Context: one part of a larger RNA
RNA sequence: GAUGAACGCUGGCGGCGUGCCUAACACAUGCAAGUCGAACGAAGCUAUGAGACGGAAGCCUUCGGGUGGAAGACUAAUAGACUGAGUGGCGGACGGGUGAGUAACGCGUGGGCAACCUGCCCCAUACCGGGGGAUAGCAGUUGGAAACGACUGGUAAAACCGCAUAAGCGCACGGUAAGGCAUCUUACAGUGUGAAAAACUCCGGUGGUAUGGGAUGGGCCCGCGUCUGAUUAGCCAGUUGGUGAGGUAGCGGCUCACCAAAGCGACGAUCAGUAGCCGGCCUGAGAGGGCGGACGGCCACAUUGGGACUGAGACACGGCCCAGACUCCUACGGGAGGCAGCAGUGGGGGAUAUUGCACAAUGGAGGAAACUCUGAUGCAGCGACGCCGCGUGAGUGAAGAAGUAUUUCGGUAUGUAAAGCUCUAUCAGCAGGGAAGAAAGGCUCGCAAGAGAGAUGACGGUACCUGAGUAAGAAGCUCCGGCUAAAUACGUGCCAGCAGCCGCGGUAAUACGUAUGGAGCAAGCGUUAUCC
Numbered sequence: 001g002a003u004g005a006a007c008g009c010u011g012g013c014g015g016c017g018u019g020c021c022u023a024a025c026a027c028a029u030g031c032a033a034g035u036c037g038a039a040c041g042a043a044g045c046u047a048u049g050a051g052a053c054g055g056a057a058g059c060c061u062u063c064g065g066g067u068g069g070a071a072g073a074c075u076a077a078u079a080g081a082c083u084g085a086g087u088g089g090c091g092g093a094c095g096g097g098u099g100a101g102u103a104a105c106g107c108g109u110g111g112g113c114a115a116c117c118u119g120c121c122c123c124a125u126a127c128c129g130g131g132g133g134a135u136a137g138c139a140g141u142u143g144g145a146a147a148c149g150a151c152u153g154g155u156a157a158a159a160c161c162g163c164a165u166a167a168g169c170g171c172a173c174g175g176u177a178a179g180g181c182a183u184c185u186u187a188c189a190g191u192g193u194g195a196a197a198a199a200c201u202c203c204g205g206u207g208g209u210a211u212g213g214g215a216u217g218g219g220c221c222c223g224c225g226u227c228u229g230a231u232u233a234g235c236c237a238g239u240u241g242g243u244g245a246g247g248u249a250g251c252g253g254c255u256c257a258c259c260a261a262a263g264c265g266a267c268g269a270u271c272a273g274u275a276g277c278c279g280g281c282c283u284g285a286g287a288g289g290g291c292g293g294a295c296g297g298c299c300a301c302a303u304u305g306g307g308a309c310u311g312a313g314a315c316a317c318g319g320c321c322c323a324g325a326c327u328c329c330u331a332c333g334g335g336a337g338g339c340a341g342c343a344g345u346g347g348g349g350g351a352u353a354u355u356g357c358a359c360a361a362u363g364g365a366g367g368a369a370a371c372u373c374u375g376a377u378g379c380a381g382c383g384a385c386g387c388c389g390c391g392u393g394a395g396u397g398a399a400g401a402a403g404u405a406u407u408u409c410g411g412u413a414u415g416u417a418a419a420g421c422u423c424u425a426u427c428a429g430c431a432g433g434g435a436a437g438a439a440a441g442g443c444u445c446g447c448a449a450g451a452g453a454g455a456u457g458a459c460g461g462u463a464c465c466u467g468a469g470u471a472a473g474a475a476g477c478u479c480c481g482g483c484u485a486a487a488u489a490c491g492u493g494c495c496a497g498c499a500g501c502c503g504c505g506g507u508a509a510u511a512c513g514u515a516u517g518g519a520g521c522a523a524g525c526g527u528u529a530u531c532c
Stems, first nucleotide, its partner, number of pairs: 001531003005528005012390006018383002020348001025346003029343003034090003039087002043083002045080004051074001053072001058067003097301003106226008116218002121214008129163001131161002138153006169194005175188005199206002227273003234264002239261008276298004280291004303324005326337004354380001356379003362376001363374004393423004403414004427473001430467004437459001443452003476521005481502003487516005497504002
């Protein structure tokens, strides 16, 4: 000098940051990923409602009935906005958290892939013809305490499956040309062969399929660098290489069969310990040393271990299956769960915050859009935890008041300090006004370019501005033997105590304790811990 700090004493305001370093311990409760009705059928709701059902009061009556048609409920059809489920699409692989593991192509840096993939987005080319069978929802029956099912019937689609078509594309075959160190690559034409699609429309387009290119994102390989221990010296059988096959988006012992017997190692293999890596941060004149919290990039993980499914992308934090530990429900047959998301609880600890507000902005998902969702984010709350700024007044004022301390009793110090007088009003408090952050989208007009009107603020009645008015409401902490700025008195008497080092204290202690005075820093000051 520094800190994600803690502790002691003290504590006025504001801005910007920052806040479980320990138990990757266990978690009550709420929220954190949905969205689309312009893909689909049915249900419910509202309005209109042909029709049939229904039959009240009234009227007539020979008391048997007749007539009358209200309420009600049903329904074909039409229109409308919406609701929670279902099928389907896109998104749940982003965003958010944590640092357990990892000494590794994990990270950093520089290259490579003639060995690769890429949803949404952009550009270009070609196409969107005609059929089919199911199934959820639903209805009925039924099992179970529940979770969740079973059977039967029946229905739709941009869900699913054939067929047609193939500019382009894949595969096979042989050919020509160019290029490359090369296994080969590229281009061209030929023959054979294979694989697509989904419609809607306001006629402007939207959407779908195939192919090529781009962009973006990813995958893989290599050189170099990346902590400690030799009181760890030998290690390794898919091990090292080859051939062939399988597998993959793709190369590869990645996997397998066979063959060979290799491969690594004192330039430190193997083993053990420790650790996420970096941009950076701290310190230092530098070289270096230490650290990797916040912010940004990469990696790994999601109760522990294993596995795959779906998908452009995962071996998937708030998906699935199996096993383990734990917790919960149970009708004992069986089920449910995963905060290292945001808050919050217990526990651990010297120690670390609110079960807050809002989607107004920025960004993300879905949607044609309106919009919905968003504990991302924007804000607010708490903590002197850090940095920065401001204030606790200014001028004048000697009878050098009183008090206090000391004294050689004359005085000296506190000290212009106070009082008194004259001002000022930052901050806090009061009153009045009061933002920017918000113009896009949407609407109207227009062929278009564009123009026009209007709406939307969590923070927040906040920042800020103005006014009135009172010195009022706002100073402590450590130290004073030397290092090291600052001394006297009393008490104590090797006691009580101090102490970072040297060292103080045994009767005049500038070193202990108190007082007065002084020094330093100041809303802080000291101590402890750690690093340079």
Small-subunit ribosomal RNA, 5' domain from an uncultured bacterium, 532 nucleotides, folded computationally. Model confidence (mean pLDDT): 86 of 100. RNAcentral holds the full RNA, with entries from ENA, Greengenes and SILVA.